[in-house]
Small-subunit ribosomal RNA, 3' major domain from an Elusimicrobiota bacterium, 484 nucleotides, folded computationally. Taxonomically the source falls in Elusimicrobiota (Bacteria, Pseudomonadati). Rfam family: Bacterial small subunit ribosomal RNA. Its family is annotated with structural constituent of ribosome and ribosome in the Gene Ontology. Its mean pLDDT, the model's own confidence on a scale to 100, is 86.
Context: one part of a larger RNA
RNA sequence: UGACGGGGGCCCGCACAAGCGGUGGAUCAUGUGGUUUAAUUCGACGCAACGCGAAGAACCUUACCUGGGCUCGAACGGCCGGUAGUAGUUCCUGUGAAAGCGGGGACGAACCGUAAAGUCGGUUGUCGGCCGAGGUGCUGCAUGGCUGUCGUCAGCUCGUGUCGUGAGAUGUUGGGUUAAGUCCCGCAACGAGCGCAACCCCUAUCCUAUGUUGCCACCCGCGCAAGCGGCGCACUCUUAGGAGACUGCCUCGGAUAACGGGGAGGAAGGUGGGGACGACGUCAAGUCCUCAUGGCCCUUAUGUCCAGGGCGACACACGUGAUACAAUGGCGACUACAGAGGGAUGCGAAAUCGCAAGAUGGAGCCAACCCCACAAAAGUCGCCCCAGUUCAGAUUGUGGGCUGCAACCCGCCCACAUGAAGGCGGAAUCGCUAGUAAUCGCAGAUCAGCAGGCUGCGGUGAAUACGUUCCCGGGCCUUGUACA
Numbered sequence: 001u002g003a004c005g006g007g008g009g010c011c012c013g014c015a016c017a018a019g020c021g022g023u024g025g026a027u028c029a030u031g032u033g034g035u036u037u038a039a040u041u042c043g044a045c046g047c048a049a050c051g052c053g054a055a056g057a058a059c060c061u062u063a064c065c066u067g068g069g070c071u072c073g074a075a076c077g078g079c080c081g082g083u084a085g086u087a088g089u090u091c092c093u094g095u096g097a098a099a100g101c102g103g104g105g106a107c108g109a110a111c112c113g114u115a116a117a118g119u120c121g122g123u124u125g126u127c128g129g130c131c132g133a134g135g136u137g138c139u140g141c142a143u144g145g146c147u148g149u150c151g152u153c154a155g156c157u158c159g160u161g162u163c164g165u166g167a168g169a170u171g172u173u174g175g176g177u178u179a180a181g182u183c184c185c186g187c188a189a190c191g192a193g194c195g196c197a198a199c200c201c202c203u204a205u206c207c208u209a210u211g212u213u214g215c216c217a218c219c220c221g222c223g224c225a226a227g228c229g230g231c232g233c234a235c236u237c238u239u240a241g242g243a244g245a246c247u248g249c250c251u252c253g254g255a256u257a258a259c260g261g262g263g264a265g266g267a268a269g270g271u272g273g274g275g276a277c278g279a280c281g282u283c284a285a286g287u288c289c290u291c292a293u294g295g296c297c298c299u300u301a302u303g304u305c306c307a308g309g310g311c312g313a314c315a316c317a318c319g320u321g322a323u324a325c326a327a328u329g330g331c332g333a334c335u336a337c338a339g340a341g342g343g344a345u346g347c348g349a350a351a352u353c354g355c356a357a358g359a360u361g362g363a364g365c366c367a368a369c370c371c372c373a374c375a376a377a378a379g380u381c382g383c384c385c386c387a388g389u390u391c392a393g394a395u396u397g398u399g400g401g402c403u404g405c406a407a408c409c410c411g412c413c414c415a416c417a418u419g420a421a422g423g424c425g426g427a428a429u430c431g432c433u434a435g436u437a438a439u440c441g442c443a444g445a446u447c448a449g450c451a452g453g454c455u456g457c458g459g460u461g462a463a464u465a466c467g468u469u470c471c472c473g474g475g476c477c478u479u480g481u482a483c484a
Base pairs, nucleotide, nucleotide: 001484002483003481004480005479007478008477009476010475011474012473013472015468016467019432020431021430022429023428026323027322028321029320030319031318032317033316034314035313042053043052064309065308066307067306068305069304070303076132077131078130079129080128081127082126083125088107089106090105091104092103093102094101095100110123111122112121113120134298135297137296138295139294143292144291145287146286147285148283150281155194156193157192158191159190160189161170162169163168174185175184176183200275201274202273203272205243206242207241208240209239211237214233215232219230220229221228222227246269249263250262251261252260253259325425329384330383331382332381333380334379341372342371343370346365347364351360352359353358391422396417397416398415399414400413401412402411438460439459440458441457442456443455444454
């Protein structure tokens, strides 16, 4: 100087408490451990591994296994030598699971020497040899880059000066204050840098501009009406520019300061809400399987091609989820109201067929135009009457649909039948402070197909916070130390 303490003081954080909903019990999905296996490819391991890399494992992917092949190799550069109706295009054929290894036929080039060339020579090509290839082989404890985490925590430092033999201290401590090393005051310090904040984006109000594909108040026409056409750009909205919030104003407290409490006005008030943004560093944290790269290793194989299998196994154990156990519910009928997205080898309307999945069909749309697209919970009416049930839907059977070369291993969906466990969950444990939790649906990426995961979007919309003693993590000062 740090680190540590079941030392002290001060102070924060959904850290506890208060409250709401869960997990831990059930079934299933998914990841992991384990076991099994020819293989069940690899990595990730407290927080910070375990719906993680994987924003899509039937083939492919694929790195694994078994078997069958290829070796100058699936792609590329260079050197030497050989060779040619050659390169290329196309057809037939043997073997084979394919890859591959063979056989045969047709058409048939280009550039240079060069004026002329398939025929001479050279290049391209091909065959052989060689130097380089190739490796998701090892080392993340040799590395770059990127990332997680402490932590959006308020800290981490420097120059000069001063003090100290020195390590170092001071500044950065102190009194207040703040979300903040934020600001004020004081002070042997005076300044400065990286962080904080602000500048950026979205959102909340208004103004101006804009007016189609958006809008429809007034007016006109048609129509019984709904509505349609016109007029119009006022309104909503679109996307640009601007205004607005600054403790600016009042009052009280405070050192007259910083700042704090209350109030006015205001769409919004004391950082309005959210996002992007992550200091010096820590964990030899993670990644050599994104990529890059040192070293090591393989070189008829640890490279490469192919078929099939595996990554999907199943006595078990754990994590993360989905659905429930019902009446604030289930079922049936009717009826409203979003936002944000996506769409051209795409989204696909009406209509028709089918109980349905879906099929036929092709209008319209390169999209404020058309389509995906009925939002659902909610509301109104009716049934169920507490029951393993009109709860719950696992499992299994049969039939059918879709994608795709192909759904046996191993896809999704529909219908009928079957209806399991489950009556709110031990010890323990998680999330959340407001448009939040809870609950309801919608969209998108990936993608031929496949979403209970993920990323977004809106609808409905709570309860509680006395307080900081305690648990966990953190900040500042101080103290002890035989630790570094």